[in-house]
RNA sequence: GCCCUCGUAGCUCAGGGGAUAGAGCACUGGUUUCCGGUACCAGCGGUCGGACGUUCGAAUCGUCUCGAGGGCA
Numbered sequence: 001g002c003c004c005u006c007g008u009a010g011c012u013c014a015g016g017g018g019a020u021a022g023a024g025c026a027c028u029g030g031u032u033u034c035c036g037g038u039a040c041c042a043g044c045g046g047u048c049g050g051a052c053g054u055u056c057g058a059a060u061c062g063u064c065u066c067g068a069g070g071g072c073a
Stems, first nucleotide, its partner, number of pairs: 001072007010025004018056001027043005049065005
């Protein structure tokens, strides 16, 4: 230098054009317990890396860019 993959909640990830973006863990509160843990219930937490474009509609498609990883030279 060229090519490929990935970027979504504090962490690990799902969602691959459609309406309010989800799960598990973590965290907070409650029930339970002498206390803690477990279990159960409820809650908090997101400008979907950024910009522009396509579209009635974009986390999803395109271009550029930033970051991480990998391959070739």
Transfer RNA from Corynebacterium bovis, 73 nucleotides, folded computationally. Its mean pLDDT, the model's own confidence on a scale to 100, is 82. Lineage of the source: Bacteria > Actinomycetota > Actinomycetes > Corynebacteriaceae > Corynebacterium.